[in-house]
RNA sequence: ACACCGGUAGUGUAAAGGUAACACGUUAGGCUCAUAAUCUGAAAUUAAGGGUUCGAUUCCCUUCCGGUGAU
Numbered sequence: 001a002c003a004c005c006g007g008u009a010g011u012g013u014a015a016a017g018g019u020a021a022c023a024c025g026u027u028a029g030g031c032u033c034a035u036a037a038u039c040u041g042a043a044a045u046u047a048a049g050g051g052u053u054c055g056a057u058u059c060c061c062u063u064c065c066g067g068u069g070a071u
Base pairs, nucleotide, nucleotide: 002069003068004067005066006065007064010024011023012022013021018054026042027041028040029039030038047063048062049061050060051059
């Protein structure tokens, strides 16, 4: 240099054009003498830039980062 796969909340993963979700974690409250467990709520996320579209995590282009393969 080439081909392919991937980048989504603090962490691990869904969503495959139409309200961005789940688990753990964080945090507030309830329960308790108190802590844990448990219950209820909240905050926090699409790698960056552009294009297509009424609408983009999703499709297209470029860049960045990581992984795999072949020479």